[in-house]
Model confidence (mean pLDDT): 84 of 100. Small-subunit ribosomal RNA, central domain from a metagenome, 354 nucleotides, folded computationally. Its Rfam family is "Bacterial small subunit ribosomal RNA". Its family is annotated with structural constituent of ribosome and ribosome in the Gene Ontology. The RNAcentral record of the full RNA draws on SILVA.
Context: one part of a larger RNA
RNA sequence: UUGGGUCUAAAACAUCCGUAGCUUGUUUGUUAAGUUUCUUGUGAAAUUUCGUGUCUUAAGCACGAAGCGGGCAAGAAAUACUGGCAGGCUUGAGACCGGAAGACGUAAGGAGUACGACCAAGGUAGUGGUAAAAUACGUUGAUCUUGGUCGGACUAACAACAGCGAAGGCACCUUACGAGUACGGAUCUGACAGUGAGGGAUGAAGGCUAAGGUCGCGAAAGGGAUUAGAUACCCCUGUAGUCUUAGCAGUAAACACUGCACACUAAACAUCAGUACCUCCUCGAGAGGUAUUGGUGCUGUAGGGAAGCUGUAGAGUGUGCUACCUGGGAAGUAUAGUCGCAAGGCUGAAACUU
Repeated sequence: UUGGGUCUAAAACAUCCGUAGCUUGUUUGUUAAGUUUCUUGUGAAAUUUCGUGUCUUAAGCACGAAGCGGGCAAGAAAUACUGGCAGGCUUGAGACCGGAAGACGUAAGGAGUACGACCAAGGUAGUGGUAAAAUACGUUGAUCUUGGUCGGACUAACAACAGCGAAGGCACCUUACGAGUACGGAUCUGACAGUGAGGGAUGAAGGCUAAGGUCGCGAAAGGGAUUAGAUACCCCUGUAGUCUUAGCAGUAAACACUGCACACUAAACAUCAGUACCUCCUCGAGAGGUAUUGGUGCUGUAGGGAAGCUGUAGAGUGUGCUACCUGGGAAGUAUAGUCGCAAGGCUGAAACUU
RNA backbone atom coordinates (compact mmCIF):
# COMPACT_ATOMS: atom_id res chain seq x y z
C1' U A 1 0.00 0.00 0.00
C1' U A 2 -3.99 -3.48 -0.63
C1' G A 3 -7.06 -5.58 2.74
C1' G A 4 -9.28 -6.10 7.67
C1' G A 5 -11.27 -3.84 11.85
C1' U A 6 -12.93 -0.31 16.43
C1' C A 7 -19.21 -3.17 23.26
C1' U A 8 -15.45 -6.75 26.21
C1' A A 9 -9.06 -8.62 22.28
C1' A A 10 -5.30 -2.52 19.64
C1' A A 11 -8.89 1.09 18.07
C1' A A 12 -15.47 5.90 18.38
C1' C A 13 -12.70 12.65 19.50
C1' A A 14 -16.04 14.38 26.49
C1' U A 15 -20.22 16.77 23.79
C1' C A 16 -22.35 19.89 20.25
C1' C A 17 -22.17 23.85 16.31
C1' G A 18 -19.98 24.60 11.83
C1' U A 19 -15.94 26.24 7.14
C1' A A 20 -13.55 23.61 3.12
C1' G A 21 -14.18 18.83 1.22
C1' C A 22 -17.07 14.38 0.21
C1' U A 23 -22.16 12.65 -0.47
C1' U A 24 -27.18 14.12 -1.89
C1' G A 25 -34.99 13.58 -3.19
C1' U A 26 -38.29 13.91 -7.65
C1' U A 27 -39.38 15.82 -12.75
C1' U A 28 -38.83 18.44 -17.75
C1' G A 29 -35.70 20.69 -21.30
C1' U A 30 -30.82 21.69 -22.88
C1' U A 31 -25.48 20.82 -22.88
C1' A A 32 -22.01 16.88 -23.84
C1' A A 33 -17.30 17.69 -19.09
C1' G A 34 -17.10 12.49 -17.07
C1' U A 35 -18.89 7.85 -19.64
C1' U A 36 -19.67 4.55 -24.20
C1' U A 37 -18.84 3.49 -29.61
C1' C A 38 -16.24 4.37 -34.22
C1' U A 39 -12.26 6.57 -37.37
C1' U A 40 -7.37 8.68 -38.02
C1' G A 41 -2.48 9.74 -36.19
C1' U A 42 1.21 8.37 -32.87
C1' G A 43 2.91 4.60 -29.76
C1' A A 44 11.83 3.94 -32.09
C1' A A 45 14.99 -0.24 -32.32
C1' A A 46 16.09 -4.52 -29.68
C1' U A 47 13.07 -8.13 -26.93
C1' U A 48 8.20 -11.85 -27.93
C1' U A 49 5.43 -15.23 -31.60
C1' C A 50 5.23 -17.38 -36.58
C1' G A 51 7.67 -18.23 -41.31
C1' U A 52 12.03 -18.30 -44.45
C1' G A 53 17.21 -18.07 -44.91
C1' U A 54 22.36 -18.55 -43.06
C1' C A 55 27.05 -20.12 -40.30
C1' U A 56 27.48 -28.79 -41.33
C1' U A 57 23.68 -28.73 -36.61
C1' A A 58 22.47 -26.00 -31.82
C1' A A 59 22.78 -21.44 -29.45
C1' G A 60 23.45 -17.16 -32.51
C1' C A 61 22.57 -13.95 -36.66
C1' A A 62 19.67 -11.83 -41.03
C1' C A 63 14.98 -10.84 -43.54
C1' G A 64 9.55 -10.70 -43.67
C1' A A 65 4.83 -10.72 -41.19
C1' A A 66 2.08 -10.46 -36.76
C1' G A 67 1.78 -8.95 -31.90
C1' C A 68 2.95 -5.56 -27.92
C1' G A 69 3.51 -0.63 -26.06
C1' G A 70 -1.03 0.84 -19.38
C1' G A 71 -2.06 4.91 -23.30
C1' C A 72 -2.03 9.96 -25.53
C1' A A 73 -4.02 13.46 -29.19
C1' A A 74 -7.56 14.98 -32.92
C1' G A 75 -12.23 14.19 -35.25
C1' A A 76 -17.32 12.04 -35.77
C1' A A 77 -21.45 10.00 -33.16
C1' A A 78 -24.63 8.19 -28.66
C1' U A 79 -27.18 10.34 -24.13
C1' A A 80 -29.14 5.63 -19.85
C1' C A 81 -26.16 7.18 -15.56
C1' U A 82 -22.89 11.19 -13.03
C1' G A 83 -21.85 16.47 -13.80
C1' G A 84 -23.09 21.80 -15.74
C1' C A 85 -27.16 25.34 -17.01
C1' A A 86 -32.44 26.74 -17.04
C1' G A 87 -37.43 25.72 -15.21
C1' G A 88 -40.96 22.91 -12.17
C1' C A 89 -42.70 19.50 -7.80
C1' U A 90 -43.40 18.15 -2.38
C1' U A 91 -42.48 13.33 0.23
C1' G A 92 -36.60 15.21 2.95
C1' A A 93 -35.53 19.82 5.69
C1' G A 94 -37.22 24.36 7.67
C1' A A 95 -41.02 27.97 8.95
C1' C A 96 -46.15 28.75 10.87
C1' C A 97 -50.56 27.56 13.97
C1' G A 98 -52.86 24.61 18.20
C1' G A 99 -53.11 22.63 22.76
C1' A A 100 -49.18 19.50 26.04
C1' A A 101 -45.36 17.54 29.40
C1' G A 102 -40.71 18.40 31.72
C1' A A 103 -35.22 18.25 38.58
C1' C A 104 -33.70 22.32 30.72
C1' G A 105 -30.88 27.23 31.57
C1' U A 106 -30.06 32.31 33.87
C1' A A 107 -31.50 35.87 37.59
C1' A A 108 -34.29 37.60 41.77
C1' G A 109 -37.39 36.81 45.98
C1' G A 110 -39.31 33.59 49.76
C1' A A 111 -39.68 28.97 52.93
C1' G A 112 -38.26 24.60 55.80
C1' U A 113 -35.94 20.68 59.04
C1' A A 114 -31.33 19.75 60.96
C1' C A 115 -26.62 21.69 62.64
C1' G A 116 -23.47 25.29 65.19
C1' A A 117 -22.66 29.76 68.17
C1' C A 118 -24.65 33.23 71.64
C1' C A 119 -28.40 34.93 75.43
C1' A A 120 -32.01 33.58 79.27
C1' A A 121 -34.34 29.83 82.42
C1' G A 122 -34.37 24.73 84.67
C1' G A 123 -30.85 21.18 86.49
C1' U A 124 -26.05 18.34 88.63
C1' A A 125 -21.61 15.38 87.86
C1' G A 126 -20.30 13.67 84.52
C1' U A 127 -20.14 13.99 78.96
C1' G A 128 -18.02 12.31 74.54
C1' G A 129 -15.80 8.44 71.91
C1' U A 130 -14.50 3.05 70.92
C1' A A 131 -14.04 -3.70 69.77
C1' A A 132 -11.87 -1.70 74.37
C1' A A 133 -9.66 2.88 75.56
C1' A A 134 -7.24 7.43 75.66
C1' U A 135 -6.40 12.28 73.79
C1' A A 136 -10.75 16.00 74.23
C1' C A 137 -14.98 18.79 76.97
C1' G A 138 -17.00 19.74 82.18
C1' U A 139 -18.12 22.66 89.26
C1' U A 140 -15.40 29.63 85.71
C1' G A 141 -21.61 24.57 85.88
C1' A A 142 -20.72 20.74 80.67
C1' U A 143 -23.86 16.71 78.53
C1' C A 144 -29.47 17.09 79.01
C1' U A 145 -34.55 20.04 78.84
C1' U A 146 -37.33 24.72 77.46
C1' G A 147 -37.61 29.63 75.05
C1' G A 148 -35.27 33.33 71.96
C1' U A 149 -31.54 35.64 68.54
C1' C A 150 -27.87 35.08 64.79
C1' G A 151 -25.08 32.26 60.98
C1' G A 152 -23.67 29.45 56.81
C1' A A 153 -24.60 25.18 54.10
C1' C A 154 -28.38 21.94 52.34
C1' U A 155 -33.29 20.76 50.19
C1' A A 156 -35.84 14.51 53.72
C1' A A 157 -40.55 12.03 52.65
C1' C A 158 -43.06 12.55 47.55
C1' A A 159 -38.99 9.50 44.28
C1' A A 160 -40.09 5.65 40.12
C1' C A 161 -37.09 0.56 36.26
C1' A A 162 -40.13 8.09 36.04
C1' G A 163 -38.79 13.14 33.53
C1' C A 164 -35.54 17.07 31.01
C1' G A 165 -30.86 18.34 28.64
C1' A A 166 -25.82 17.85 23.12
C1' A A 167 -22.78 16.06 26.83
C1' G A 168 -21.06 17.60 31.64
C1' G A 169 -25.37 17.63 34.41
C1' C A 170 -30.36 19.10 36.60
C1' A A 171 -34.73 17.99 42.49
C1' C A 172 -38.08 22.95 48.47
C1' C A 173 -41.66 27.06 46.55
C1' U A 174 -42.81 31.44 43.52
C1' U A 175 -41.87 35.05 39.75
C1' A A 176 -39.36 37.15 35.42
C1' C A 177 -36.56 36.36 31.01
C1' G A 178 -34.72 32.63 27.65
C1' A A 179 -34.07 27.60 25.07
C1' G A 180 -35.28 22.90 23.24
C1' U A 181 -38.69 18.50 22.45
C1' A A 182 -42.84 15.17 21.13
C1' C A 183 -47.81 15.18 19.17
C1' G A 184 -51.74 17.22 16.01
C1' G A 185 -52.93 20.50 11.73
C1' A A 186 -51.10 20.86 6.43
C1' U A 187 -51.05 27.67 5.80
C1' C A 188 -45.92 28.98 3.64
C1' U A 189 -40.59 28.24 1.50
C1' G A 190 -39.18 24.71 -2.27
C1' A A 191 -33.73 20.30 -1.58
C1' C A 192 -32.68 25.14 1.61
C1' A A 193 -30.15 18.38 3.23
C1' G A 194 -26.28 14.54 5.67
C1' U A 195 -21.43 14.36 7.60
C1' G A 196 -17.62 17.33 8.87
C1' A A 197 -10.39 17.97 8.18
C1' G A 198 -9.01 22.72 10.19
C1' G A 199 -11.97 26.26 13.50
C1' G A 200 -15.46 27.71 17.49
C1' A A 201 -18.54 26.97 21.86
C1' U A 202 -19.88 24.14 26.21
C1' G A 203 -17.47 20.85 29.57
C1' A A 204 -17.99 16.80 36.76
C1' A A 205 -14.68 16.68 40.71
C1' G A 206 -10.09 18.49 41.98
C1' G A 207 -6.61 22.72 40.96
C1' C A 208 -5.01 28.20 40.15
C1' U A 209 -5.73 34.06 40.49
C1' A A 210 -8.47 38.27 42.93
C1' A A 211 -12.30 39.82 46.36
C1' G A 212 -15.84 37.99 49.88
C1' G A 213 -17.79 34.00 53.01
C1' U A 214 -16.69 29.87 56.40
C1' C A 215 -22.30 26.12 60.02
C1' G A 216 -21.01 21.31 59.01
C1' C A 217 -17.61 18.20 56.55
C1' G A 218 -12.59 17.95 55.81
C1' A A 219 -6.70 16.72 52.03
C1' A A 220 -2.25 18.71 54.91
C1' A A 221 -0.89 19.06 60.00
C1' G A 222 -1.10 18.02 65.61
C1' G A 223 -2.57 14.64 69.37
C1' G A 224 -4.73 9.66 71.26
C1' A A 225 -4.95 4.49 70.17
C1' U A 226 -3.61 -0.17 67.44
C1' U A 227 0.97 -2.51 66.08
C1' A A 228 7.25 -5.61 66.00
C1' G A 229 6.78 -0.86 63.43
C1' A A 230 1.85 2.14 61.73
C1' U A 231 4.40 8.23 57.96
C1' A A 232 -2.46 3.88 57.60
C1' C A 233 -7.25 1.76 58.71
C1' C A 234 -10.26 3.68 64.39
C1' C A 235 -10.81 8.22 67.78
C1' C A 236 -10.23 13.85 69.30
C1' U A 237 -8.95 18.39 66.90
C1' G A 238 -8.08 20.87 62.38
C1' U A 239 -5.76 24.53 57.69
C1' A A 240 -6.54 24.75 52.46
C1' G A 241 -10.90 23.35 50.07
C1' U A 242 -16.08 22.72 49.85
C1' C A 243 -20.13 28.16 49.23
C1' U A 244 -20.60 33.35 46.31
C1' U A 245 -18.74 36.85 42.38
C1' A A 246 -15.24 37.66 38.17
C1' G A 247 -11.52 35.07 35.41
C1' C A 248 -8.05 30.83 34.16
C1' A A 249 -7.58 25.74 33.45
C1' G A 250 -9.83 21.66 29.85
C1' U A 251 -9.11 16.72 32.19
C1' A A 252 -12.34 11.73 34.26
C1' A A 253 -14.12 4.24 34.39
C1' A A 254 -16.36 12.46 30.68
C1' C A 255 -18.99 4.57 30.17
C1' A A 256 -23.99 2.03 27.20
C1' C A 257 -16.10 1.17 27.55
C1' U A 258 -21.19 1.10 21.56
C1' G A 259 -19.51 8.26 16.24
C1' C A 260 -23.53 10.80 13.40
C1' A A 261 -27.55 10.42 9.69
C1' C A 262 -31.08 7.70 6.48
C1' A A 263 -33.90 3.32 4.49
C1' C A 264 -35.58 -1.70 5.33
C1' U A 265 -36.25 -6.29 8.57
C1' A A 266 -41.13 -10.96 13.88
C1' A A 267 -43.78 -10.46 18.06
C1' A A 268 -45.15 -9.79 23.63
C1' C A 269 -45.20 -6.73 28.07
C1' A A 270 -44.48 -2.31 31.28
C1' U A 271 -44.16 2.88 31.57
C1' C A 272 -43.94 8.46 30.14
C1' A A 273 -45.94 12.57 26.60
C1' G A 274 -49.51 13.57 22.73
C1' U A 275 -53.67 12.56 19.14
C1' A A 276 -58.35 10.09 17.37
C1' C A 277 -62.35 7.15 18.86
C1' C A 278 -65.34 3.75 22.21
C1' U A 279 -67.51 2.31 27.10
C1' C A 280 -68.67 3.55 32.15
C1' C A 281 -69.70 7.64 35.18
C1' U A 282 -70.71 10.36 41.27
C1' C A 283 -70.58 14.58 34.95
C1' G A 284 -64.86 15.98 37.96
C1' A A 285 -58.77 18.57 35.87
C1' G A 286 -62.89 11.17 36.84
C1' A A 287 -62.13 5.58 35.54
C1' G A 288 -61.24 1.82 31.85
C1' G A 289 -60.34 0.22 26.74
C1' U A 290 -58.87 0.28 21.28
C1' A A 291 -55.82 2.41 17.42
C1' U A 292 -51.67 5.45 16.29
C1' U A 293 -46.98 8.76 16.76
C1' G A 294 -42.62 9.84 19.71
C1' G A 295 -39.51 8.54 24.15
C1' U A 296 -37.69 5.18 28.38
C1' G A 297 -37.18 0.04 29.78
C1' C A 298 -37.74 -5.34 29.74
C1' U A 299 -38.40 -10.39 27.28
C1' G A 300 -37.33 -12.28 22.66
C1' U A 301 -37.73 -14.39 16.55
C1' A A 302 -34.83 -14.24 12.16
C1' G A 303 -30.09 -12.53 11.59
C1' G A 304 -25.26 -11.36 13.64
C1' G A 305 -21.25 -12.72 17.00
C1' A A 306 -15.22 -16.22 19.28
C1' A A 307 -18.49 -16.31 23.06
C1' G A 308 -20.68 -13.31 26.79
C1' C A 309 -24.44 -11.32 24.44
C1' U A 310 -27.04 -8.18 20.83
C1' G A 311 -31.61 -8.17 18.55
C1' U A 312 -36.78 -1.85 14.99
C1' A A 313 -32.58 3.36 20.05
C1' G A 314 -28.51 -3.68 16.46
C1' A A 315 -23.46 -5.42 17.64
C1' G A 316 -28.94 -7.33 11.53
C1' U A 317 -29.27 -5.96 5.86
C1' G A 318 -27.49 -1.66 2.96
C1' U A 319 -25.96 3.65 1.90
C1' G A 320 -23.26 8.57 2.98
C1' C A 321 -19.55 11.18 5.85
C1' U A 322 -16.00 11.58 9.93
C1' A A 323 -12.48 9.90 13.78
C1' C A 324 -9.30 6.07 15.22
C1' C A 325 -6.27 0.90 15.34
C1' U A 326 -1.86 -2.44 13.56
C1' G A 327 2.23 -7.44 19.31
C1' G A 328 3.85 -6.46 24.84
C1' G A 329 7.16 -3.14 27.44
C1' A A 330 10.17 1.23 27.12
C1' A A 331 5.68 5.39 27.13
C1' G A 332 1.45 8.79 26.84
C1' U A 333 7.94 8.93 28.48
C1' A A 334 12.04 12.00 25.71
C1' U A 335 12.61 15.88 22.21
C1' A A 336 10.62 19.89 19.30
C1' G A 337 6.33 22.89 18.72
C1' U A 338 2.09 25.11 20.88
C1' C A 339 -1.45 26.61 24.89
C1' G A 340 -1.33 27.82 30.37
C1' C A 341 0.08 32.33 36.08
C1' A A 342 1.37 27.53 37.64
C1' A A 343 -0.09 22.60 38.10
C1' G A 344 -0.04 20.82 33.65
C1' G A 345 -2.85 20.07 28.67
C1' C A 346 -2.52 18.93 23.23
C1' U A 347 0.59 16.89 19.50
C1' G A 348 4.09 12.66 20.24
C1' A A 349 8.95 9.11 18.91
C1' A A 350 13.33 6.03 19.12
C1' A A 351 17.37 3.19 21.02
C1' C A 352 16.93 -1.05 23.79
C1' U A 353 14.16 -5.31 25.42
C1' U A 354 10.74 -9.30 24.74